THF (Tetrahydrofolate) riboswitch aptamer, 100 nucleotides, folded computationally. Model confidence (mean pLDDT): 79 of 100. Its Rfam family is "THF (Tetrahydrofolate) riboswitch aptamer". The family has 101 seed sequences and 747 matches in Rfam 15.1. The sequence was found by an Rfam model in a public genome assembly. The model forms 94% of the base pairs in the Rfam consensus.
RNA sequence: AGCAGAGUAGGCAAGAUGCGUAAAGUGUUGCAAAAUGGGAUGUUGUUUGCAAACGAAAGAUUUGAAAUAAAAUCUGCGAUUCCUUGCCGCGUCCGUUGCG
Numbered sequence: 001a002g003c004a005g006a007g008u009a010g011g012c013a014a015g016a017u018g019c020g021u022a023a024a025g026u027g028u029u030g031c032a033a034a035a036u037g038g039g040a041u042g043u044u045g046u047u048u049g050c051a052a053a054c055g056a057a058a059g060a061u062u063u064g065a066a067a068u069a070a071a072a073u074c075u076g077c078g079a080u081u082c083c084u085u086g087c088c089g090c091g092u093c094c095g096u097u098g099c100g
Stems, first nucleotide, its partner, number of pairs: 002099004010088006018080001019078003028052007038094005058075006
């Protein structure tokens, strides 16, 4: 020389923990911005802000009370949050690890 590999943003599943169920969150669309293997470039995807439209599942028990309110627990529900684990996860050039 050549061959093989690792690592980003993030995605999925499970577990655990919160939040909501008095509807926030999630999801959709548009605009703007940002970060995106160690470097360059670029794509996909991601995140944030603003605007718009859309939009949901509650039930039981106990406490309390004149009644209403209110609170707690449990079972559910939500394209629900965070964490952990597992699996998946950069096109080109260079770098990097191993073999040689």